[in-house]
RNA sequence: AUCACGCCGACUGGAGAGAGGCUGCUCAAGGCAGUCCGCCGAAGGGGCAAGCAGACAUCGUCUGUAAACUCUCAGGCAUCGAGGACAGGGGGAGAGGC
Numbered sequence: 001a002u003c004a005c006g007c008c009g010a011c012u013g014g015a016g017a018g019a020g021g022c023u024g025c026u027c028a029a030g031g032c033a034g035u036c037c038g039c040c041g042a043a044g045g046g047g048c049a050a051g052c053a054g055a056c057a058u059c060g061u062c063u064g065u066a067a068a069c070u071c072u073c074a075g076g077c078a079u080c081g082a083g084g085a086c087a088g089g090g091g092g093a094g095a096g097g098c
Stems, first nucleotide, its partner, number of pairs: 007092002011088003018037001020036006038077003044073001045071003051065006
C1' cells in the first nucleotide's frame, strides 16, 4: 500500500398484527388518554441442543454453546409518520493477518 472479515456513519430498500369494546378529553371522531379483551415479532430482552466443544469416576455422566427457532418482559397493531432485524452499493477509522 492492497485484500478479506469484523466495526462506525450516512443513503436506499425493509414485514407483521383490532377503522375492537367502554370511559373521559369535547359539539363530533379513523384524534388523544386510561382501561378491558384479542393479536404481532424484525429494536432491545429472556430461554434451549439430537449437533459441536470440553471434562470425568468413560460405551455413560456432566459442563458450555446459536438463531430469523421459541417466549412475548419491553415494544408494537387503519393511512401518514416514527421505529424496524436484515440487505445493497458506497464511504470512514482502527487493529490484525498476508
Annotation:
Model confidence (mean pLDDT): 76 of 100. Glycine riboswitch aptamer from Spongiibacter nanhainus, 98 nucleotides, folded computationally.